A computed fold for a 325-nucleotide RNA from a bacterium, annotated as Bacterial RNase P class A. The gene name in the source record is rnpB. The prediction has a mean pLDDT of 75.
RNA sequence: GGAGCCGGCCGGGCGGCGGCCUCCGGGUUUCGGCCCGGGGGAGGAAAGUCCGGACUUCGCAGGGCACGGCGCCCCGGGCAACCGGGGGCGGGGCGACCCGACGGAAAGUGCCACAGAAACCAAACCACCCCGGUCCGCCGGGGAAAGGGUGAAACGGUGAGGUAAGAGCUCACCAGCGUUCCGGGCGACCGGGCGGCUGGGCAAACCCCGCUGGAAGCAAGGCCGAAUAGGGAGGGGAUGACGCGGCCCGCCGACCCUCCGGGUAGGCCGCAUCAGACAGAUCGCCGCACAAAGACAGAAUCCGGCUUACAGGCCGGCUCCCACC
Numbered sequence: 001g002g003a004g005c006c007g008g009c010c011g012g013g014c015g016g017c018g019g020c021c022u023c024c025g026g027g028u029u030u031c032g033g034c035c036c037g038g039g040g041g042a043g044g045a046a047a048g049u050c051c052g053g054a055c056u057u058c059g060c061a062g063g064g065c066a067c068g069g070c071g072c073c074c075c076g077g078g079c080a081a082c083c084g085g086g087g088g089c090g091g092g093g094c095g096a097c098c099c100g101a102c103g104g105a106a107a108g109u110g111c112c113a114c115a116g117a118a119a120c121c122a123a124a125c126c127a128c129c130c131c132g133g134u135c136c137g138c139c140g141g142g143g144a145a146a147g148g149g150u151g152a153a154a155c156g157g158u159g160a161g162g163u164a165a166g167a168g169c170u171c172a173c174c175a176g177c178g179u180u181c182c183g184g185g186c187g188a189c190c191g192g193g194c195g196g197c198u199g200g201g202c203a204a205a206c207c208c209c210g211c212u213g214g215a216a217g218c219a220a221g222g223c224c225g226a227a228u229a230g231g232g233a234g235g236g237g238a239u240g241a242c243g244c245g246g247c248c249c250g251c252c253g254a255c256c257c258u259c260c261g262g263g264u265a266g267g268c269c270g271c272a273u274c275a276g277a278c279a280g281a282u283c284g285c286c287g288c289a290c291a292a293a294g295a296c297a298g299a300a301u302c303c304g305g306c307u308u309a310c311a312g313g314c315c316g317g318c319u320c321c322c323a324c325c
Stems, first nucleotide, its partner, number of pairs: 001321010013288006020041009043296001047307002050305005055217004067213005072087006088102001089100004103208002108206002110202003125148002128143006156174006175198001177195003181192004221269004231260006243251002
C1' cells in the first nucleotide's frame, strides 16, 4: 500500500421562520372554541406477527387422545422464550474466522426430478469369460458384476493373491458400522482393541423417542347507559280508568300508573414513568459547517426475545498478500 474478518456504536448536528398532536398554567368566550407562556412528541428495527411473559375472559377431580413448542455437552443469567462464556462433532475458508432444526433412516410408510439397464431390490445396456452352433455377419445357453456408460447419488476404496472371466472369495492398509472390551474426559465425545466384511440419501416428508405446553385473545374484557319495543312484579280500571290545558259537568270507551331487570344506540375505562388516537399528530422551508444529508422504514395494550430490511459513517481488535528498512 492492497484485500478481508470480528466486536461495538451512530444512522444526523447547530441556527432562523412557519405549522401539527397532547398536557399544564393564565386570559377570554356568543361555551363551539380562541389567544399567550411553558413541558412532552417514533425506531434500531416502531416491521414480520415467529416464540415467550404480563393482563383479560372461559374452563379446570384425575388420566388419556389430538395439536403445538423445544432437541450436542458443561457452567452462568432469566418466570419463560432466549441469551452469554467455554467445549464436542460435521461442513466452508490459505488465514483472521464463518455456517449447522446438531435426537432417531437398524420400528413402519413415503419420496429420490432428468439421465440411465437398474434409484432400492436384486437386476444387467455395452463390453468380459465358458460351452454349443455357424452361411464367419453372428446366434443360442450359462457365468460374473471387476471395466465402460448415466447420474447429485450405482450396493465399500487402493493394492496383491486368486480365477475360464470374476467377486471381501482371501489378505494388508484405509473408510464405515457394531461392540456387555480397555484408556482419557464432569459431559458431549475422543483414542485403542475386537467382530463380521458391510448397499445409499431425505425426518425444514409422514412418523418415532425425550422434555414441555389448559383454550382464546385488547375486536381480550370491564363499567355507565337512553329513546322505542318486548319481559317481570305490584296497584288502579266497564260501579268508566287514561285522555279532552287546573277543577266540575259533559264527551269518549280500554287500557293506565309505579317499580324492577336484561339488551340496543351512544359514552367511558382497559391505554402507558410527560408520544399516544377520530386506528389521524410527531412536519415543512431556508442558512451554516461538511464529500453529502441521501438508506430501511411510521408506535396502536405493554414488556422480553428471534428473524428480516438498511445509503452512509465512526471506534477498537485481528488475518492474508506485496514492497521497503